[in-house]
RNA sequence: GCUGUUGUAGCUCAGUAGGUAGAGCACUUCCUUGGUAAGGAAGAGGUCGACAGUUCAAAUCUGUUCAACAGCU
Repeated sequence: GCUGUUGUAGCUCAGUAGGUAGAGCACUUCCUUGGUAAGGAAGAGGUCGACAGUUCAAAUCUGUUCAACAGCU
């Protein structure tokens, strides 16, 4: 220098033939218990790495770019 894969909640990850963004764990409040653990109920938390483009509508399609990893030279 070239090519490919990955990037989504604090963590681990789903979600791709475009249509109001989810799960588990963790966190907050409450219930249960003499207390803790376990269990149950409710809730908060993400402009989907960044910037543009296409579209009525983009996490999803296209381009550029950043980071990590892998391969080639």
Description
Transfer RNA from a Clostridia bacterium, 73 nucleotides, folded computationally. It was read from a public genome assembly. Its mean pLDDT, the model's own confidence on a scale to 100, is 81. It matches the Rfam family "tRNA". About the family: Transfer RNA (tRNA) molecules are approximately 80 nucleotides in length. Rfam classes the family as a transfer RNA.